[in-house]
Parts: sequence; C1' cells; structure tokens
RNA sequence: GGAGCCGGCCAGGCGAUCGCCCGGCAGCUUGUCUGCCGGGAGGAAAGUCCGGGCUCCGCGGGCAGGGUGCCAGGUAACGCCUGGGGGGCGCGAGCCCACGGAAAGUGCCACAGAAAAUAUACCGCCACGCGCGCCUCCGGGUGCGCGCGGUAAGGGUGAAAAGGUGCGGUAAGAGCGCACCGCGCGGGUGGUAACACGCCGCGGCACGGAAAACCCCACCUGGAGCAAGACCGAAUAGGGAAGCAGUUGCGCUGCGGUAACGCGGAGCAACACCGGCCGCCCGCCCGGGCUUCCGGGUAGGUCGCUUGAGGCCGCCGGUGACGGCGGUCCCAGAGGAAUGAUCGCCCACGACAGAACCCGGCUUAUCGGCCGGCUCCUCCU
Repeated sequence: GGAGCCGGCCAGGCGAUCGCCCGGCAGCUUGUCUGCCGGGAGGAAAGUCCGGGCUCCGCGGGCAGGGUGCCAGGUAACGCCUGGGGGGCGCGAGCCCACGGAAAGUGCCACAGAAAAUAUACCGCCACGCGCGCCUCCGGGUGCGCGCGGUAAGGGUGAAAAGGUGCGGUAAGAGCGCACCGCGCGGGUGGUAACACGCCGCGGCACGGAAAACCCCACCUGGAGCAAGACCGAAUAGGGAAGCAGUUGCGCUGCGGUAACGCGGAGCAACACCGGCCGCCCGCCCGGGCUUCCGGGUAGGUCGCUUGAGGCCGCCGGUGACGGCGGUCCCAGAGGAAUGAUCGCCCACGACAGAACCCGGCUUAUCGGCCGGCUCCUCCU
C1' cells in the first nucleotide's frame, strides 16, 4: 500500500420565527384561559416469530394437541446469549450447522441403472459343455458363437451402489487370509459433561440415505389479551318497589239480598289536577296516570399509563454471557391520536423508517461515517 474478518458507536448540524402534546409554577377574567420554565420517537419504534410481567377467566387427574432436542453455564424466562464438544467451509482472522434415535415398527428414495436395501448382474472377467474355423510335433492349442455356471476386480448408471489401500490367494475373483486405515462392542485414561485418546482387548465387519415422513425417547406446556380489566355515570326508553290516584252524572257489569238497596270493577262525558300554546290571566282542548326511590346498562368521564428484570459512571468477581456493591439521573404518554412548518447559513447533501400497556430476545429493512482489535498478500528498512 492492497484485500478482508470481528466488535462497538453515530444517524445531517447551527440559528430565527410561528405552532402541537405532556408536566410544574404563577396570574385572574376560573377558562381544558394566559404567561414562564422543563421534557417530547428508534436502532430497528417494524414483522408479531419466541419468552415474560400485568389483567380477567378456568383449575381434580389423564389423554390428545403444541413446542424444544450435543454439553455446561447465564437469565425472571426463552426457541435467546456465553463458553465448550462434534461436523462442514475458508491459506487465515473467522463463518455456518433443528446436532437425540434409522440393528422398535410402518412408509419413501424421481430419472437413469442389473440392483435403491429380503440384494442383484447389463457389459466385462473366468471355468465347463456343445458346434464351427484355423494351427498341430496328434498330447493338444487358439478364435468365434451358443448353453449352463462362478465372480463383484474393471467399465457403465446415479445425489447416493453393500468398507478403503496394498500384499497374498484364486480358474477368475472376493475380508477368502494378512498388514495398515476405517467401523462396532467391552474396558482403561483425561474431562463436571458433551466428548477425546498415535492406550488395551474382542469382532472380518452385522443391514446406504432421509426422522424440517409417520413414529419412538427425554423434557417443557391452561385459555384469552390494555378493545385486558377497574371505578364514576347522565338524557331517553325498558325493569323493580312504595305512595297517591279527586268530584258529579250516565249506562253496563260482579257479589250479597225476596226486594228496596249495599259493597266492588272497568268504561264514557263534564269539571278539577298536571303538561303544552315563550312568562301571567282568560280562553282553547293538542297531550297525560302522577310522584319518589332502587337496580342493570348506553353516551361520556377517570384509572390502568409509564419508576422500570430502568439508564449512566466507578470498583470488585467471572475466559465470557452475566452478577454483586456504591454513587448519580428521571428520560414521550397521546386518544383522531402531539413530536411539525417556514426561512437563512454550512457540509461529506442526509438511508430505512415513526411510539400506542410494558420489558428481554430473534428476524427483516437501512445513505453514509467514526473508533478499537485481528488476518492474509506485496514492497521498503
């Protein structure tokens, strides 16, 4: 100098004017008024994919269903994080992995291929038999074809082919035998464990892949969500209770009575009463059972609402995630929903995007820039 890897941080800046939401203080005109002061989106506020807090409902147990899946630790908890093991990729710094079980069972493995898992044989290789040709020293040899067998070396198919390499062996071959590698089982050693071992013994080796196929094993697991939920609560119309429902006339009717009549019931009419015609009187007749209390509930209002597994700094413990202690700070809380608009200056010309109960994660989107640590290559000293 170039190419990369990992971690952390910022998210246009400054000024002026006018607004918006919340809180505090003051004023008087007590109004959701005015003035002053303070605060006012994010690293993802997003997707709503996990885990919790909180609230209401449910709660006897099991099954079913759902989830997780190497080990240890962290955490309120997790499917998250840290450290480690194993596997894969990269020269490397580093990165990626749903990473229990396929000799419990069932099912699947396209195309190609003989065969995709009870193994099998297309070409090839080899033995034997038959036929034909050629050669012959007449013993036979050799080539081709057919038949019947052996074989799994070699070729070929496939994403994947029944341990690999070598030597021996054989008609040709083959764990058929042996050595090494690999594999399995038992033991030993180290490690908390996963696991590791260029430790020992046994077994020729015993069945490919896939469980994000069913399934098996182990562990975890109630449901709904702030439109959760709690409180206050009109007007109107329903519901319930209590009290009051006047006077006169007319006919009808129930009961009692031989009858006269008595005690009731509802109806009609007039007057009275209440209401309406802005107030009062007259008038009209348009309307009417009235009053009080209780309860549910709607509109509306209040709470839930932001002090919290909180932020920052320091010390200590730990490889680390994280934990302990001390100090310090208060940092949006709306409800058609504020966080904006205009202007000026500057620069590297500004991405993705905006709270709605809260918190811990994951994932996805994102212009550009800063800081720290590390790797590889080249050159110079």
Background:
The RNA shown here (Bacterial RNase P class A) has 381 nucleotides and comes from a Gammaproteobacteria bacterium. The coordinates come from a structure-prediction model, not an experiment, and the mean pLDDT is 77. Rfam family: Bacterial RNase P class A. Its family is annotated with ribonuclease P activity, tRNA processing and dimeric ribonuclease P complex in the Gene Ontology. The sequence is in RNAcentral, with records from ENA.